[in-house]
RNA sequence: GACUACUGGUCGACAGAAGUGCAUCGGCAGGAGUGGAGGACCCAGGCAGUACGGAACCGCCGGACCAUGUCCGAUCCGGAAGUUCCUCGGGGUGAAGCCGCGUCAGCGGCCGGGCACCUUCGUCCGCCCGAACCCGACAGGUCAUCCUUCACAGGCGGCUGACGAAGGGUUGC
Numbered sequence: 001g002a003c004u005a006c007u008g009g010u011c012g013a014c015a016g017a018a019g020u021g022c023a024u025c026g027g028c029a030g031g032a033g034u035g036g037a038g039g040a041c042c043c044a045g046g047c048a049g050u051a052c053g054g055a056a057c058c059g060c061c062g063g064a065c066c067a068u069g070u071c072c073g074a075u076c077c078g079g080a081a082g083u084u085c086c087u088c089g090g091g092g093u094g095a096a097g098c099c100g101c102g103u104c105a106g107c108g109g110c111c112g113g114g115c116a117c118c119u120u121c122g123u124c125c126g127c128c129c130g131a132a133c134c135c136g137a138c139a140g141g142u143c144a145u146c147c148u149u150c151a152c153a154g155g156c157g158g159c160u161g162a163c164g165a166a167g168g169g170u171u172g173c
Base pairs, nucleotide, nucleotide: 004032006030007029009028010027011026012025013024033152034151035150036149037148038147039146040145042141043140053086054085055084056083057082060079061078062077063076064075089138090135091134092133093132097110098109099108100107101106111130112129113128114127115126118167119166120165121164122163123162124161
């Protein structure tokens, strides 16, 4: 920190002749529980503003060009819609933000998160963290309800600091 337990439901290992239950370990699957996102309901807001980013592609529509005429094809331009990719717009998870200085490595201030022998709250002292990732032009807000969907990882620090309040447990009387 949401990061928790469970289920022979299923597979494998254990099981180097064959077979091999329970237990244990691991994978898959499942529901429970916890956390997140989107869409509804409701409320609010708006009617493209100098403001709906960039690139590519299939087909469609219109135009240009060649041409005696028509049709078709190739090429070019424009338009509507769709698909794919990108990210100095916008948004999401998270405590992980703001300001100043700087030789742009970093430093400082404010502020945010966390910390150990019962639990919670508050104060002081000390210590640690203030990252990273994701969506992909796109998302207004809300306790609860409904629908859809995702996650249950990882990392760092410490080895009984002090005080106050409330609660709980054990023991003794």

The prediction has a mean pLDDT of 76.
The RNA shown here (c-di-AMP riboswitch aptamer (ydaO/yuaA leader)) has 173 nucleotides and comes from Streptomyces tsukubensis.
The sequence is in RNAcentral, with records from Ribocentre.